[in-house]
C1' cells in the first nucleotide's frame, strides 16, 4: 500500500432503527465469633472520533484514529 474483524461500564462480551443488558469487579445491607463462601440492594457506560441520511442513529453510508489476522 491492498483486505477481512474489531472498538460499548473497571475487565470480557450482548444488543444491530425507537431512551443499551449480563456476569465478574465495586458499595451498602443479611448471615458467622471472625474470615471466606453464599443472599440481597444500589450505583456505575450514551456506545472510538467527525460528518451524513432519517421523526429518530450504538445500529445504515462517508472519512479518519486504534488494535488483530491476511495478501504483496
Nucleotide at each position: 500500500g491492498c483486505c477481512u474483524a474489531g472498538g460499548u461500564a473497571g475487565u470480557u462480551u450482548a444488543g444491530u432503527g425507537g431512551u443499551a443488558a449480563a456476569a465478574c469487579a465495586a458499595a451498602c445491607c443479611c448471615u458467622u465469633g471472625g474470615u471466606a463462601a453464599g443472599g440481597g440492594u444500589u450505583a456505575g457506560a450514551g456506545c472510538g472520533a467527525g460528518g451524513g441520511u432519517u421523526c429518530a442513529a450504538u445500529u445504515c453510508c462517508c472519512u479518519c484514529c486504534c488494535u488483530a489476522g491476511g495478501c504483496u